[in-house]
Context: one part of a larger RNA
Molecule: large-subunit ribosomal RNA, domain IV
Organism: candidate division TM6 bacterium GW2011_GWF2_43_87
RNA sequence: AUAUUGUCAAGGAACUCGGCAAAAUGGCCUCGUAACUUCGGGAUAAGAGGUGCCUACGUGGUGAUUGAGUUUACUCAAAAGCUACUGUAGGCCCAAGCGACUGUUUAACAAAAACACAGGGCUCUGCUAACUCGUAAGAGGAUGUAUAGAGUCUGACGCCUGCCCAGUGCCGGAAGGUUAACAGGAGAUGUCAAUCCGUAAGGGUGAAGCAUUGAAUCGAAGCCCCGGUAAACGGCGGCCGUAACUAUAACGGUCCUAAGGUAGCGAAAUCCCUUGUCGGGUAAGUUCCGACCUGCAUGAAUGGCGUAACGACUUGGGCACUGUCUUGAUGAUAUACUCA
Numbered sequence: 001a002u003a004u005u006g007u008c009a010a011g012g013a014a015c016u017c018g019g020c021a022a023a024a025u026g027g028c029c030u031c032g033u034a035a036c037u038u039c040g041g042g043a044u045a046a047g048a049g050g051u052g053c054c055u056a057c058g059u060g061g062u063g064a065u066u067g068a069g070u071u072u073a074c075u076c077a078a079a080a081g082c083u084a085c086u087g088u089a090g091g092c093c094c095a096a097g098c099g100a101c102u103g104u105u106u107a108a109c110a111a112a113a114a115c116a117c118a119g120g121g122c123u124c125u126g127c128u129a130a131c132u133c134g135u136a137a138g139a140g141g142a143u144g145u146a147u148a149g150a151g152u153c154u155g156a157c158g159c160c161u162g163c164c165c166a167g168u169g170c171c172g173g174a175a176g177g178u179u180a181a182c183a184g185g186a187g188a189u190g191u192c193a194a195u196c197c198g199u200a201a202g203g204g205u206g207a208a209g210c211a212u213u214g215a216a217u218c219g220a221a222g223c224c225c226c227g228g229u230a231a232a233c234g235g236c237g238g239c240c241g242u243a244a245c246u247a248u249a250a251c252g253g254u255c256c257u258a259a260g261g262u263a264g265c266g267a268a269a270u271c272c273c274u275u276g277u278c279g280g281g282u283a284a285g286u287u288c289c290g291a292c293c294u295g296c297a298u299g300a301a302u303g304g305c306g307u308a309a310c311g312a313c314u315u316g317g318g319c320a321c322u323g324u325c326u327u328g329a330u331g332a333u334a335u336a337c338u339c340a
Base pairs, nucleotide, nucleotide: 001335002334003333004332005331006330007329008328010326011325014324019321027051028050029049030048031047036041038156060083061082062081065078066077067076068075069074091319092318093317094316095315096314097313098311099310103115104114119154120153121152122151123150124149125148131140132139133138157306158305159304160303162236163235164234167233168232169229170228171227172226173225176224177223178222183217187213188212189211190210191209194205195204196203197202237255238254239253240252241251264298265295276292277291278290279289280288
């Protein structure tokens, strides 16, 4: 000096991002125990007291020693004395956020508000089910049968879940438009017998065949089209005026839209301006709690708002407690280092 582990005057979080770490609490017994609540809880709530030692008696354990049975050895009876140890064992309260809960997770930087969950909804599936694996045979689903199985979203419980089907998707419809292969073969082209013109070279026409093309016509689903559907993907306005102080606008006008955000909640895990403003807590509070609403950019199963219990979760405050600190000191053990 480092590591581990003890102790400390006075103060007691002044430390620090933050009480991180440490201290404190702790078992058993008695008393006592609030808000809230899903009436089960909350609860070991909180808080208060006891616990030692000694003597006597009773009752256990052990038992020096003594006695009896008795050959060593064993068995039985009596009996002074002794009858140990705290090592181990919640800190608590108030308020808020998130998630109902127990559970699961990034083996080796994340344990959580993430995942799961019981409960809720929607969609598909009538059995050779849907769906999944496999080229197939086949297998799972299931030796199940719609109170079943699969997919997807939400996530206990309570109160609820508004408007929009214009876009995208899905479902249904079939009159019309469009639309492939196939079918169809009008026509066109190449070649060429033949024929015509030409003295010739060559040129014109061009049957059949063989080829190459090829219009009309026919032609399903789909798409266009017509409806439905949002616990499908998703979306849910602007400007102007107006009340007998002022301010504000219950009210009116106008433009646009598929419809213009309802109930709730709201500077929020969401608020840029922003340390918004007011109140509380502090001597002093960018955090916190309660309000307000001007919601940059809340909002209803991408669920909204509450909620007892629960949480190695997150935030703020308090009591207790302490070397975290004021501010250091010192002991033990181990190692490094120095000397021998």